[in-house]
Context: one part of a larger RNA
């Protein structure tokens, strides 16, 4: 001086309590283990690996495995040495690749030497590797933790190691601040500067609105930009005022005032010294090693999807705060040209056919759903719940046997609230309900976002976890 203590105090956190849903018990979906396999590529491994890299494995992605192939190479940059680009059919083959054949014509810049861009050959310096080392690193990134620390520079004190300032009274979300104070300053974190979301104002008024005037089947034209909205600019909130309280400070309390907003107004974006020899060599880069007719390259099929089991994160359910019929109720964000795609028409239905319109505040995706009505069903394995499986049938792709995803008809499993244990939320929050996006040809119960309906509780800080200050022990470093 740290680090630790089932030592002390002070104090903070959805950390307990207090609540409200959940896992865990059935089905299925996703992932990990583990088995199995020719291969079931690889990495992630308490918090902080396990719906994680993978924002989408039929080929392909693909790295993994069987078999065919290939050797300067799918890629680069150099030497020589020869060429013109396009194009039709054929033949073996899984395919890659071999091998024949057919018809037009002879790259670009230059008058030319010559450059220059592809091709083929040949030899060799290369290339080439998701091969290994994340404990050789760079760059990211997790986490402790958006916790309130970490630190210098002078001085002082100490023989030094160091301490001191950062302690202490108070306060505060805060090392915020105030007050002492041998300390007096200052950096890096805090706070704010920045974006949204709520209120106001100006400015603009099409594709957006429509008060008052025509109009009309409809803001559908006329008009009009006042309102909604749009997207620039500013205002507004500081304990600023008034009372109490505190040391005359900082502060703190008030169903105080005024305001749309109150004391950090909510929510985001920011993450100090470091820690974990934490993750990544398979996203790049990179130093050793290693491989080079092969750990390199292409190809086909296969496998990454297996299944006696376990774990994890989920969806979906047990039903009556419900299923089932009806019903012109009401959003927000997004997205569209190999695209969304109205009306019209076929089909039960997936879906098809035809084709307006839109590079979109024009046109389209678009249908919100919970909700609302019921003379509907009455507590059961059911009009509950849909796994399975069996015919049809549909789309999307060259191709859906392995191994896609809808669709209708039949089938009708487990399961009647889930041990021990355990997670998650503190307000437009949890619960609940749909909706859009990326990825994508096709494929979401996951991931990102958007909005509708909207709650309970918190008396407290013993006690469980983390932390943070002081302080003490200590045979630890």
């Nucleotide at each position: 001086u740290g680090a630790c203590g089932g030592g002390g105090g002070c104090c903070c956190g959805c950390a307990c309590a207090a609540g409200c849903g959940g896992u865990g018990g059935a089905g299925c979906a996703u992932g990990u283990g583990g088995u199995u396999u020719a291969a079931u590529u690889c990495g992630a491994a308490g918090c902080a690996a396990c719906g994680c890299g993978c924002a989408g494995a039929a080929c392909c992605u693909u790295a993994c495995c069987a078999g065919c192939c290939u050797u300067u190479g799918a890629c680069a940059u150099g030497g020589c040495a020869g060429g013109c680009g396009a194009u039709u059919u054929c033949c073996a083959g899984a395919g890659a690749u071999g091998g024949a054949u057919c018809u037009c014509u002879u790259c670009c810049a230059g008058c030319a030497a010559u450059g220059g861009a592809c091709c083929u050959g040949c030899a060799c310096a290369c290339a080439g590797g998701u091969g290994c080392u994340g404990c050789a690193u760079g760059g990211c990134u997790g986490u402790c933790g958006u916790c309130a620390g970490c630190u210098c520079g002078u001085g002082u004190c100490g023989u030094g190691a160091g301490a001191u300032g950062u302690u202490g009274g108070g306060u505060u979300a805060a090392g915020u601040c105030c007050c002492g104070c041998a300390a007096c300053g200052a950096g890096c974190g805090c706070a704010a500067c920045c974006c949204u979301c709520g209120c106001c104002u100006c400015u603009a008024g099409u594709u957006g609105c429509c008060a008052g005037c025509a109009u009309u089947c409809a803001g559908u034209u006329g008009g009009g930009c006042a309102c909604u909205c749009u997207a620039g600019a500013g205002g507004g909130a500081c304990u600023g005022c008034c009372g109490g309280u505190g040391a005359u400070a900082a502060g703190c309390c008030g169903c105080g005032a005024g305001g749309a907003a109150g004391g950090u107004g909510g929510g985001g974006a920011u993450g100090a010294c470091g820690u974990c020899a934490a993750g990544u060599c398979c996203u790049c880069a990179u130093g050793g090693c290693c491989c080079u007719u092969a750990c390199g390259g292409g190809c086909u099929g296969g496998g990454c999807u297996a299944c006696a089991c376990a774990c994890g994160u989920g969806c979906u359910a047990c039903a009556a705060u419900g299923g089932c019929g009806g019903u012109g109720a009401c959003a927000g964000u997004g997205g569209g040209a190999u695209g969304c795609a109205a009306a019209g028409g076929g089909g039960c239905g997936a879906c098809c056919c035809c084709u307006a319109g839109c590079a979109a505040a024009u046109c389209u995706c678009c249908a919100a759903a919970a909700g609302c009505c019921g003379a509907u069903c009455u507590c059961a394995g059911u009009u509950c719940g849909g796994a399975u499986u069996g015919g049809a049938g549909u789309c999307u792709g060259c191709a859906a046997c392995u191994c896609g995803a809808g669709u209708g008809c039949a089938u009708a499993a487990g399961g009647u609230u889930g041990g021990a244990a355990u997670c998650g939320c503190u307000a437009g929050u949890a619960a609940u309900c749909g909706u859009g996006g990326a990825u994508c040809a096709g494929c979401a119960u996951g991931c990102c976002a958007c909005g509708g309906u909207g709650a309970a509780u918190a008396c407290g800080u013993u006690c469980c976890c983390g932390g943070g200050c002081c302080u003490u022990g200590u045979a630890c470093a």
RNAcentral holds the full RNA, with entries from Greengenes. A computed fold for a 477-nucleotide part of an RNA from Xanthobacter viscosus, annotated as small-subunit ribosomal RNA, 3' major domain. Its mean pLDDT, the model's own confidence on a scale to 100, is 81. Taxonomically the source falls in Xanthobacter (Bacteria, Pseudomonadati, Pseudomonadota, Alphaproteobacteria).